Context: one part of a larger RNA
RNA sequence: UGACGGGGGCCCGCACAAGCGGUGGAGCAUGUGGUUUAAUUCGACGCAACGCGAAGAACCUUACCUGGGUUGGAACGGUGGUGGAAAGCCCCUAGAAACAGGGGCCCUCUUCGGACUGCCUCCGAGGUGCUGCAUGGCUGUCGUCAGCUCGUGUCGUGAGAUGUUGGGUUAAGUCCCGCAACGAGCGCAACCCUUGCCCUCAGUUACCAGCGGAUAAUGCCGGGGACUCUGGGGGGACUGCUGCGGCAGCGCAUAGGAAGGUGGGGAUGACGUCAAGUCCUCAUGGCCCUUACGCCCAGGGCGACACACGUGCUACAAUGGGACGGACAGAGAGCUGCAAUGCCGCGAGGUGGAGCCAAUCUCUAAACCGUUCCUCAGUUCGGAUUGGAGUCUGCAAUUCGACUCCAUGAAGCCGGAAUCGCUAGUAAUCGCGGAUCAGAACGCCGCGGUGAAUACGUUCCCGGGCCUUGUACA
Repeated sequence: UGACGGGGGCCCGCACAAGCGGUGGAGCAUGUGGUUUAAUUCGACGCAACGCGAAGAACCUUACCUGGGUUGGAACGGUGGUGGAAAGCCCCUAGAAACAGGGGCCCUCUUCGGACUGCCUCCGAGGUGCUGCAUGGCUGUCGUCAGCUCGUGUCGUGAGAUGUUGGGUUAAGUCCCGCAACGAGCGCAACCCUUGCCCUCAGUUACCAGCGGAUAAUGCCGGGGACUCUGGGGGGACUGCUGCGGCAGCGCAUAGGAAGGUGGGGAUGACGUCAAGUCCUCAUGGCCCUUACGCCCAGGGCGACACACGUGCUACAAUGGGACGGACAGAGAGCUGCAAUGCCGCGAGGUGGAGCCAAUCUCUAAACCGUUCCUCAGUUCGGAUUGGAGUCUGCAAUUCGACUCCAUGAAGCCGGAAUCGCUAGUAAUCGCGGAUCAGAACGCCGCGGUGAAUACGUUCCCGGGCCUUGUACA
């Protein structure tokens, strides 16, 4: 100087408390451990691994296993030589395919340098093999916490201190006052995006107040530039005003205002810590393999199942379940795409194709409201499991897809010790969209609808900041 303390003081944070909903019990989904296996590829391991890399494992992916094959290589660059087509498509033979053999179609462009490409030679191969404790880059975490430092000066033999401590204040090393310090940098804040109010400009695909036309009806048409909205510009909030307290900084209250004291949300992550994570994104030192630890292919595996844990979904019902009727979003996506109306099917879906490269067309709500049945029951709750019949995608759904219909109807009557989230348009609850994607979400990332309760307080638990104290620790 730090670090640590079941030392002290001050102060924060859904940290506790107050409150609402969960997890832990059940079934299922998913990840992990373990076990099994020819293989169940690899990585991630307290917080900060475990719906994590994976924004999508039937083949492919794929790195694993079994078997079949291959050796200058599956791919790529260059030198030299040689050929003209190469590529592509189709057929036949053996085969699981890779591969091997045979046949057919096609017979390039040119600025004459070449482009493109087969074969041969040579130089570079290739490795998801090891080391994240050799590394770059990127990321997590403390933590959006308020800190971390420097120059000069001063003090100290020195390590170092001072500044950065103190008194106030703030979300903040934010600001003020004081002070052997005076200044400065990285952080804080602001500048950026979005949302909430107003003005202005513009007006199609959006809008329709007034005027006219038309219809069974609809901005449907003429038209309009008001309104909504869209998207460009601007205004608006600054403790500015008033009162009170105070030296100041600032605090408290009120008014006006769409908004009030950082208005809400986002992006933004200081010096550093954890030899934190990643050599399987990529890059890269070293080491290792080189007829194999490389490469091609078929099939299998990553999907196993006595168990254990994490994260979720659906429930256990009447604030509910079923039936019928009725209403209202936002944000997105759409060309080998989204697909109306219609017709067929109980349904998944099929048929068909209007319209739309989309403020134009399409994909589009549910909770909710009204009427009605069920009346507390393992039930008209719950839907697992299993049998049967189907639909769709795809070369192919057996291992191993999603969905539909009929039948079957399991556990489950609110969950031990323990434990998680959330302070407002939040929790809870309801549906919708998107990425990935042929198909395959209860996951993820977004979007809107309905819409609470509680916070006395800081003694205690956890984490953190500042000062101080002890120390045999560095």
Small-subunit ribosomal RNA, 3' major domain from a metagenome, 474 nucleotides, folded computationally. It matches the Rfam family "Bacterial small subunit ribosomal RNA". The RNAcentral record of the full RNA draws on SILVA.